[in-house]
Context: one part of a larger RNA
RNA sequence: CGUAAGAAGUUUGACGGGGGCUGACCUUAGUACGAGAGGACCGGGUUGGACAUACCGCUGGCGAAUCAGUUGUCAUGCCGGUGGCACGGCUGAGUAGCUACGUAUGGUUAAGAUAAGCGCUGAAAGCAUCUAAGUGCGAAACUGGCCUGAAGAUGAGACUUCUGAAAAAGGGAUGUUGUAGACGACGACGUUGAUAGGUGGCAUGUGGAGGCGCUGAGAGGCGUAGAGCAGAGCCAUACUAAUGAUCCCGGAAU
Numbered sequence: 001c002g003u004a005a006g007a008a009g010u011u012u013g014a015c016g017g018g019g020g021c022u023g024a025c026c027u028u029a030g031u032a033c034g035a036g037a038g039g040a041c042c043g044g045g046u047u048g049g050a051c052a053u054a055c056c057g058c059u060g061g062c063g064a065a066u067c068a069g070u071u072g073u074c075a076u077g078c079c080g081g082u083g084g085c086a087c088g089g090c091u092g093a094g095u096a097g098c099u100a101c102g103u104a105u106g107g108u109u110a111a112g113a114u115a116a117g118c119g120c121u122g123a124a125a126g127c128a129u130c131u132a133a134g135u136g137c138g139a140a141a142c143u144g145g146c147c148u149g150a151a152g153a154u155g156a157g158a159c160u161u162c163u164g165a166a167a168a169a170g171g172g173a174u175g176u177u178g179u180a181g182a183c184g185a186c187g188a189c190g191u192u193g194a195u196a197g198g199u200g201g202c203a204u205g206u207g208g209a210g211g212c213g214c215u216g217a218g219a220g221g222c223g224u225a226g227a228g229c230a231g232a233g234c235c236a237u238a239c240u241a242a243u244g245a246u247c248c249c250g251g252a253a254u
Stems, first nucleotide, its partner, number of pairs: 001152001005163007015149004021049007033038001051106005059100004066093005071086006111143002117137004170249004174190005195241003198237005204230003211224005
């Protein structure tokens, strides 16, 4: 820009894309077959590998704004307590989140039309012949079936609803933002409000704060006390910021 009014939402599916893999074991059955040695088709069941998709309840990993321990040194006047630097100084744990080594799921089946191949009936050619007329089977290939994109499918589809001159319906801007994200885009919310921050409670992590008391010659230990501290999680709460302000587009059909 088009889809001959403008919009919001929901869709159909022409046409595309993806997927389609495979082993072993048990059974049928030591059966059919075979002198024996050996040893099935068909069918039923179980369990794997690789691959793909999704997710984080479990098991693990990371988790550089969480907690603790600890070395050297510097600072805070000193003690005590803290802080800086040294690969996050080093070490041990670890929420949210992200993840695989974790978990779940998938390939199937039914169908159609066929290839090679196997047939039925059957003449030309009194026989024979799957073929000439007719007709039946037959493969991981093909078409469908499963997942997915999809009306610029210009053949531009369909359905529902909304909008009238007081300039609409509806978009965009703008602000708080995240399940989204390089930026656009997408989603939530803007006081008729839980959108983010803060705060409170809880979960969870760390693992027993500081001070004081008791004890020990001291390093230290014990008690107060599952203490103190804490990022992202959950719930609540308008305290702060989302204006009681405003701009732009839109511009109207028989």

This is a predicted structure of a 254-nucleotide part of an RNA (large-subunit ribosomal RNA, domain VI) from Arsenicibacter rosenii.
Lineage of the source: Bacteria > Pseudomonadati > Cytophagia > Cytophagales > Arsenicibacter.
Its mean pLDDT, the model's own confidence on a scale to 100, is 86.
It matches the Rfam family "Bacterial large subunit ribosomal RNA".